[in-house]
Context: one part of a larger RNA
Molecule: small-subunit ribosomal RNA, central domain
Organism: uncultured bacterium
RNA sequence: CUGGGUUUAAAGGGUGCGUAGGCGGGUAUGUAAGUCAGUGGUGAAAUACCGGAGCUUAACUUCGGAACUGCCAUUGAUACUAUAUAUCUUGAAUAUUGUGGAGGUAAGCGGAAUAUGUCAUGUAGCGGUGAAAUGCUUAGAGAUGACAUAGAACACCGAUUGCGAAGGCAGCUUGCUACGCAAAUAUUGACGCUGAGGCACGAAAGCGUGGGGAUCAAACAGGAUUAGAUACCCUGGUAGUCCACGCCCUAAACGAUGAUUACUCGACAUUAGCGAUACAUAGUUAGUGUCUGAGCGAAAGCAUUAAGUAAUCCACCUGGGAAGUACGACCGCAAGGUUGAAACUC
Repeated sequence: CUGGGUUUAAAGGGUGCGUAGGCGGGUAUGUAAGUCAGUGGUGAAAUACCGGAGCUUAACUUCGGAACUGCCAUUGAUACUAUAUAUCUUGAAUAUUGUGGAGGUAAGCGGAAUAUGUCAUGUAGCGGUGAAAUGCUUAGAGAUGACAUAGAACACCGAUUGCGAAGGCAGCUUGCUACGCAAAUAUUGACGCUGAGGCACGAAAGCGUGGGGAUCAAACAGGAUUAGAUACCCUGGUAGUCCACGCCCUAAACGAUGAUUACUCGACAUUAGCGAUACAUAGUUAGUGUCUGAGCGAAAGCAUUAAGUAAUCCACCUGGGAAGUACGACCGCAAGGUUGAAACUC
RNA backbone atom coordinates (compact mmCIF):
# COMPACT_ATOMS: atom_id res chain seq x y z
C1' C A 1 0.00 0.00 0.00
C1' U A 2 -4.06 -3.42 0.27
C1' G A 3 -7.16 -4.45 4.13
C1' G A 4 -9.58 -3.17 9.05
C1' G A 5 -11.59 0.46 12.17
C1' U A 6 -13.23 5.41 15.21
C1' U A 7 -20.48 5.47 21.68
C1' U A 8 -17.56 2.75 25.99
C1' A A 9 -11.20 -1.05 23.79
C1' A A 10 -6.33 3.49 20.01
C1' A A 11 -9.32 6.75 17.00
C1' G A 12 -14.94 12.26 14.98
C1' G A 13 -11.65 18.02 14.14
C1' G A 14 -15.04 22.54 19.80
C1' U A 15 -18.46 24.75 15.93
C1' G A 16 -19.76 27.13 11.43
C1' C A 17 -18.82 29.67 6.55
C1' G A 18 -16.19 28.62 2.49
C1' U A 19 -11.38 28.27 -1.62
C1' A A 20 -8.92 24.35 -4.31
C1' G A 21 -10.13 19.39 -4.91
C1' G A 22 -13.42 14.99 -4.77
C1' C A 23 -18.48 13.47 -5.74
C1' G A 24 -23.22 14.72 -8.00
C1' G A 25 -30.90 14.57 -10.71
C1' G A 26 -34.21 13.34 -15.59
C1' U A 27 -34.47 13.55 -21.26
C1' A A 28 -32.53 14.37 -26.34
C1' U A 29 -28.58 15.29 -29.82
C1' G A 30 -23.35 16.01 -31.19
C1' U A 31 -17.96 14.88 -30.11
C1' A A 32 -15.19 10.53 -28.91
C1' A A 33 -10.79 12.29 -24.03
C1' G A 34 -11.44 7.97 -20.52
C1' U A 35 -13.58 2.91 -21.73
C1' C A 36 -14.21 -1.45 -25.15
C1' A A 37 -13.00 -4.23 -29.87
C1' G A 38 -10.03 -5.25 -34.49
C1' U A 39 -5.43 -4.48 -37.28
C1' G A 40 -0.21 -2.88 -37.95
C1' G A 41 4.53 -1.58 -35.67
C1' U A 42 7.54 -2.02 -31.52
C1' G A 43 8.35 -4.60 -26.93
C1' A A 44 17.20 -6.56 -28.24
C1' A A 45 19.67 -10.95 -26.67
C1' A A 46 20.40 -13.80 -22.44
C1' U A 47 17.49 -15.41 -17.99
C1' A A 48 12.58 -17.60 -16.47
C1' C A 49 8.23 -21.05 -18.71
C1' C A 50 6.63 -25.20 -22.31
C1' G A 51 8.16 -29.00 -26.07
C1' G A 52 12.51 -31.25 -28.33
C1' A A 53 17.98 -32.32 -29.26
C1' G A 54 23.50 -33.13 -27.59
C1' C A 55 27.48 -34.70 -23.85
C1' U A 56 26.31 -42.63 -20.69
C1' U A 57 22.44 -39.44 -16.98
C1' A A 58 22.09 -34.86 -14.32
C1' A A 59 23.95 -30.16 -13.69
C1' C A 60 25.42 -27.91 -18.28
C1' U A 61 24.92 -26.66 -23.59
C1' U A 62 21.61 -25.89 -27.59
C1' C A 63 16.94 -25.53 -31.15
C1' G A 64 11.86 -24.14 -31.54
C1' G A 65 7.49 -22.06 -29.38
C1' A A 66 4.71 -19.25 -26.31
C1' A A 67 5.20 -15.16 -23.33
C1' C A 68 7.05 -10.15 -22.46
C1' U A 69 0.06 -8.48 -19.43
C1' G A 70 3.65 -2.30 -22.00
C1' C A 71 4.00 1.74 -25.61
C1' C A 72 2.83 4.01 -30.49
C1' A A 73 -0.23 4.39 -34.77
C1' U A 74 -4.74 3.37 -37.21
C1' U A 75 -9.95 1.67 -38.10
C1' G A 76 -14.39 1.13 -35.52
C1' A A 77 -18.30 0.83 -31.11
C1' U A 78 -20.96 4.65 -27.90
C1' A A 79 -23.90 1.61 -22.77
C1' C A 80 -21.25 4.21 -18.76
C1' U A 81 -17.89 8.55 -17.25
C1' A A 82 -16.35 13.13 -19.59
C1' U A 83 -17.44 17.30 -22.78
C1' A A 84 -20.76 20.77 -25.80
C1' U A 85 -25.73 22.36 -26.89
C1' A A 86 -30.91 22.25 -25.90
C1' U A 87 -34.65 21.05 -22.54
C1' C A 88 -37.37 19.27 -17.81
C1' U A 89 -38.73 19.69 -12.45
C1' U A 90 -38.67 16.04 -8.30
C1' G A 91 -32.88 18.18 -5.54
C1' A A 92 -31.61 23.41 -4.23
C1' A A 93 -33.12 28.42 -3.92
C1' U A 94 -36.45 32.84 -4.19
C1' A A 95 -41.27 35.43 -3.62
C1' U A 96 -46.20 35.63 -1.29
C1' U A 97 -49.31 34.34 3.43
C1' G A 98 -49.23 32.74 8.25
C1' U A 99 -46.70 31.15 12.70
C1' G A 100 -42.94 30.14 16.71
C1' G A 101 -39.17 30.77 20.29
C1' A A 102 -34.64 32.03 27.40
C1' G A 103 -31.78 33.25 19.07
C1' G A 104 -28.43 37.92 18.92
C1' U A 105 -27.66 43.13 20.14
C1' A A 106 -28.69 48.10 22.44
C1' A A 107 -31.46 51.16 25.73
C1' G A 108 -34.97 51.86 29.63
C1' C A 109 -37.71 50.05 33.82
C1' G A 110 -39.17 46.62 38.19
C1' G A 111 -39.68 43.87 42.81
C1' A A 112 -37.62 40.30 46.39
C1' A A 113 -33.04 39.32 48.78
C1' U A 114 -28.06 40.86 50.55
C1' A A 115 -24.62 44.40 52.49
C1' U A 116 -23.68 49.24 54.30
C1' G A 117 -25.24 54.01 56.43
C1' U A 118 -28.70 57.27 59.40
C1' C A 119 -32.74 57.40 62.84
C1' A A 120 -36.15 54.93 66.26
C1' U A 121 -37.66 50.81 69.82
C1' G A 122 -34.90 47.83 73.08
C1' U A 123 -31.12 44.91 76.36
C1' A A 124 -27.24 41.21 76.81
C1' G A 125 -25.82 38.64 74.22
C1' C A 126 -24.96 37.47 68.83
C1' G A 127 -22.62 34.30 65.52
C1' G A 128 -20.75 29.59 64.51
C1' U A 129 -20.01 24.01 65.22
C1' G A 130 -20.08 17.20 65.77
C1' A A 131 -18.43 20.06 70.03
C1' A A 132 -15.84 24.58 70.31
C1' A A 133 -12.90 28.72 69.59
C1' U A 134 -11.15 32.81 66.67
C1' G A 135 -14.84 36.94 65.34
C1' C A 136 -18.91 40.91 66.55
C1' U A 137 -21.09 43.38 71.09
C1' U A 138 -22.68 48.09 77.07
C1' A A 139 -18.41 53.31 72.51
C1' G A 140 -25.41 49.55 72.79
C1' A A 141 -24.44 44.47 68.99
C1' G A 142 -27.97 40.67 67.44
C1' A A 143 -33.62 41.37 66.89
C1' U A 144 -37.74 44.73 65.06
C1' G A 145 -39.42 49.18 62.22
C1' A A 146 -38.63 53.52 58.83
C1' C A 147 -35.63 55.91 55.24
C1' A A 148 -31.37 56.11 52.06
C1' U A 149 -27.27 54.13 49.04
C1' A A 150 -24.80 50.31 46.18
C1' G A 151 -23.70 46.30 43.15
C1' A A 152 -24.99 41.65 41.39
C1' A A 153 -28.56 37.94 40.23
C1' C A 154 -33.62 37.38 38.30
C1' A A 155 -37.92 33.11 43.10
C1' C A 156 -42.85 31.38 41.38
C1' C A 157 -44.17 30.36 35.93
C1' G A 158 -40.27 26.12 34.69
C1' A A 159 -41.24 21.28 31.97
C1' U A 160 -38.44 14.47 29.58
C1' U A 161 -40.31 22.63 27.41
C1' G A 162 -38.21 26.09 23.73
C1' C A 163 -34.23 28.67 20.64
C1' G A 164 -29.23 28.65 18.62
C1' A A 165 -23.84 26.04 14.17
C1' A A 166 -21.38 25.09 18.56
C1' G A 167 -19.94 27.74 22.94
C1' G A 168 -24.45 29.05 24.98
C1' C A 169 -29.33 31.72 25.98
C1' A A 170 -34.32 32.90 31.37
C1' G A 171 -37.47 39.42 35.41
C1' C A 172 -40.44 43.09 32.17
C1' U A 173 -40.85 46.64 27.96
C1' U A 174 -39.14 48.82 23.47
C1' G A 175 -35.84 49.64 19.08
C1' C A 176 -32.67 47.15 15.53
C1' U A 177 -31.63 42.26 13.64
C1' A A 178 -30.92 36.91 12.28
C1' C A 179 -33.44 32.18 11.90
C1' G A 180 -36.71 27.89 11.81
C1' C A 181 -41.38 25.67 10.51
C1' A A 182 -46.26 25.00 7.93
C1' A A 183 -49.72 25.45 3.83
C1' A A 184 -50.65 26.34 -0.80
C1' U A 185 -49.50 28.61 -5.39
C1' A A 186 -45.84 31.32 -8.57
C1' U A 187 -40.61 31.98 -10.24
C1' U A 188 -35.30 30.34 -11.36
C1' G A 189 -33.84 25.69 -13.61
C1' A A 190 -29.07 21.25 -10.87
C1' C A 191 -27.79 26.84 -9.22
C1' G A 192 -26.28 20.70 -5.28
C1' C A 193 -23.20 17.72 -1.21
C1' U A 194 -18.62 17.64 1.24
C1' G A 195 -14.60 20.54 2.18
C1' A A 196 -7.35 20.04 2.61
C1' G A 197 -5.52 25.03 3.38
C1' G A 198 -8.11 29.77 4.85
C1' C A 199 -11.57 33.00 7.58
C1' A A 200 -15.02 33.73 11.61
C1' C A 201 -17.19 32.35 16.29
C1' G A 202 -15.69 29.81 20.64
C1' A A 203 -17.67 28.16 28.54
C1' A A 204 -14.69 28.94 32.67
C1' A A 205 -10.08 30.48 34.28
C1' G A 206 -6.19 33.87 32.96
C1' C A 207 -3.78 38.64 30.79
C1' G A 208 -3.69 44.36 29.41
C1' U A 209 -6.00 49.48 30.04
C1' G A 210 -9.91 52.14 32.46
C1' G A 211 -14.20 51.81 35.56
C1' G A 212 -17.07 49.21 39.41
C1' G A 213 -16.94 46.41 43.87
C1' A A 214 -23.08 44.19 47.14
C1' U A 215 -22.38 38.88 47.30
C1' C A 216 -19.32 34.86 46.97
C1' A A 217 -14.30 33.84 47.16
C1' A A 218 -8.25 31.22 44.94
C1' A A 219 -4.00 33.42 47.71
C1' C A 220 -3.37 34.91 52.71
C1' A A 221 -4.38 35.41 58.30
C1' G A 222 -6.55 33.45 62.57
C1' G A 223 -9.57 29.47 65.26
C1' A A 224 -10.45 24.26 65.47
C1' U A 225 -9.48 18.91 64.19
C1' U A 226 -5.14 15.83 64.17
C1' A A 227 0.54 12.14 65.87
C1' G A 228 1.12 16.01 62.14
C1' A A 229 -3.06 18.94 59.03
C1' U A 230 0.72 23.65 54.41
C1' A A 231 -6.55 20.05 54.01
C1' C A 232 -11.68 18.82 54.93
C1' C A 233 -15.04 22.46 59.37
C1' C A 234 -15.35 27.77 61.35
C1' U A 235 -14.29 33.43 61.50
C1' G A 236 -12.26 36.98 58.35
C1' G A 237 -10.32 38.17 53.55
C1' U A 238 -7.33 40.18 48.47
C1' A A 239 -7.15 39.13 43.29
C1' G A 240 -11.25 37.60 40.73
C1' U A 241 -16.49 37.36 40.18
C1' C A 242 -19.58 42.68 37.17
C1' C A 243 -18.99 46.62 32.84
C1' A A 244 -16.30 48.73 28.26
C1' C A 245 -12.47 47.81 24.79
C1' G A 246 -8.38 44.53 23.36
C1' C A 247 -6.03 39.60 23.94
C1' C A 248 -5.94 34.33 25.21
C1' C A 249 -8.32 29.73 22.07
C1' U A 250 -8.45 25.65 25.82
C1' A A 251 -12.58 21.91 28.46
C1' A A 252 -15.55 15.13 30.36
C1' A A 253 -16.01 22.02 24.15
C1' C A 254 -19.98 14.88 25.55
C1' G A 255 -24.84 12.26 22.46
C1' A A 256 -17.50 10.56 24.81
C1' U A 257 -21.60 9.11 18.41
C1' G A 258 -18.41 14.28 11.67
C1' A A 259 -21.59 16.38 7.58
C1' U A 260 -25.23 15.28 3.66
C1' U A 261 -28.74 12.04 1.02
C1' A A 262 -31.93 7.69 0.32
C1' C A 263 -34.30 3.31 2.29
C1' U A 264 -36.08 0.11 6.47
C1' C A 265 -41.72 -2.81 11.87
C1' G A 266 -44.65 -0.70 15.78
C1' A A 267 -46.53 1.80 20.63
C1' C A 268 -46.92 6.05 23.80
C1' A A 269 -45.88 11.17 25.35
C1' U A 270 -44.87 16.13 24.05
C1' U A 271 -43.69 21.31 21.19
C1' A A 272 -45.09 24.38 16.69
C1' G A 273 -48.13 24.34 12.38
C1' C A 274 -51.82 22.55 8.60
C1' G A 275 -56.38 20.74 7.37
C1' A A 276 -60.97 17.33 8.42
C1' U A 277 -65.28 15.68 11.00
C1' A A 278 -67.40 18.25 15.21
C1' C A 279 -65.51 18.58 21.18
C1' A A 280 -61.92 14.66 21.57
C1' U A 281 -60.73 11.83 18.20
C1' A A 282 -58.08 9.77 13.85
C1' G A 283 -54.59 12.22 9.62
C1' U A 284 -50.18 14.96 8.05
C1' U A 285 -45.29 18.03 8.23
C1' A A 286 -41.08 19.67 11.14
C1' G A 287 -38.85 18.97 15.99
C1' U A 288 -38.12 16.82 21.23
C1' G A 289 -38.32 12.30 24.38
C1' U A 290 -39.49 7.13 26.34
C1' C A 291 -40.27 1.88 25.17
C1' U A 292 -39.81 -2.11 21.72
C1' G A 293 -39.02 -5.53 16.78
C1' A A 294 -35.96 -6.99 12.55
C1' G A 295 -31.03 -5.96 11.83
C1' C A 296 -26.42 -4.68 14.06
C1' G A 297 -23.01 -5.18 18.29
C1' A A 298 -17.51 -8.29 22.14
C1' A A 299 -21.19 -7.06 25.33
C1' A A 300 -23.52 -2.99 27.68
C1' G A 301 -26.77 -1.55 24.33
C1' C A 302 -28.40 1.19 19.46
C1' A A 303 -32.94 0.69 17.10
C1' U A 304 -36.81 6.14 11.31
C1' U A 305 -33.08 11.62 16.11
C1' A A 306 -29.45 4.07 14.20
C1' A A 307 -24.52 2.19 16.64
C1' G A 308 -29.54 -1.03 10.80
C1' U A 309 -29.00 -1.11 4.94
C1' A A 310 -26.21 1.80 1.19
C1' A A 311 -23.64 6.20 -1.30
C1' U A 312 -20.31 10.78 -1.39
C1' C A 313 -16.72 13.94 1.00
C1' C A 314 -13.69 15.34 5.20
C1' A A 315 -11.09 14.30 9.99
C1' C A 316 -8.66 10.64 12.85
C1' C A 317 -6.42 5.45 14.77
C1' U A 318 -2.39 1.33 14.35
C1' G A 319 0.75 -2.14 21.69
C1' G A 320 1.85 0.25 27.00
C1' G A 321 5.33 3.81 29.07
C1' A A 322 8.84 7.64 27.89
C1' A A 323 4.97 12.03 26.13
C1' G A 324 1.12 15.52 24.35
C1' U A 325 7.36 15.60 26.67
C1' A A 326 12.14 17.31 23.80
C1' C A 327 13.78 19.95 19.52
C1' G A 328 12.42 23.13 15.50
C1' A A 329 8.62 26.24 13.43
C1' C A 330 4.26 29.37 13.86
C1' C A 331 0.99 32.17 17.24
C1' G A 332 0.75 34.97 22.20
C1' C A 333 2.10 40.87 26.41
C1' A A 334 2.56 36.69 29.50
C1' A A 335 0.43 32.27 31.11
C1' G A 336 0.81 29.22 27.44
C1' G A 337 -1.35 27.18 22.72
C1' U A 338 -0.87 24.53 17.78
C1' U A 339 2.19 21.15 15.20
C1' G A 340 4.94 16.97 17.37
C1' A A 341 9.40 12.82 17.69
C1' A A 342 13.41 9.58 19.36
C1' A A 343 16.83 6.98 22.46
C1' C A 344 15.61 3.76 26.26
C1' U A 345 12.17 0.32 28.57
C1' C A 346 8.09 -3.57 29.24